[in-house]
Parts: sequence; C1' cells; structure tokens
RNA sequence: GCCCGGAUGGCGGAAUCGGUAGACGCGCCAGGUUCAGGUCCUGGUCCACGCAAGUGGGUGGAAGUUCAAGUCUUCUUUCGGGCA
Repeated sequence: GCCCGGAUGGCGGAAUCGGUAGACGCGCCAGGUUCAGGUCCUGGUCCACGCAAGUGGGUGGAAGUUCAAGUCUUCUUUCGGGCA
C1' cells in the first nucleotide's frame, strides 16, 4: 500500500429481507423470604427535560439514499486478521 472483519447501556451480547434499538444474561438498586447473609421470588435499571403523563436525543465520527437506516452507499477514526 491492498483486501476482509469488528465498534450497540456499567459488562457480555441480540436485533430475519431496511420497519418499536436497547431482547437475553451478568452486575447494580428497591422490596419479599431469613435471627442475619447467601440462594430463591417480584419490580426497576441508556441519556436529558418533566411532579406525572409524556417529549426529545442516542448503535465509533461525518455525510448520502429512503416514508423509514444498527442494517444500504461514500469518506473517516480505531481494533483484529490476511496478502505483498
């Protein structure tokens, strides 16, 4: 230099042919159970604003296509692998 693959909440990791992003698990928080702790059970857990209902934003970054993009296209950052 060229080619291939990855980047999504605190962590791991889903999302079919483009159609509700945060499934599921771990962790954490609250409650129940217990003398207490563990196990187990129930609920919550991206961010901002809001008393709430809700509204807006969010998939490494920037643009494009589309009614609609984590997904397709271009550029770019970074990590891993391959060729020379």
Model confidence (mean pLDDT): 81 of 100. Transfer RNA from a Holosporaceae bacterium, 84 nucleotides, folded computationally. It was read from a public genome assembly. Its Rfam family is "tRNA". It is annotated as a transfer RNA. Rfam describes the family as follows. Transfer RNA (tRNA) molecules are approximately 80 nucleotides in length. Taxonomically the source falls in Holosporaceae (Bacteria, Pseudomonadati, Pseudomonadota, Holosporales).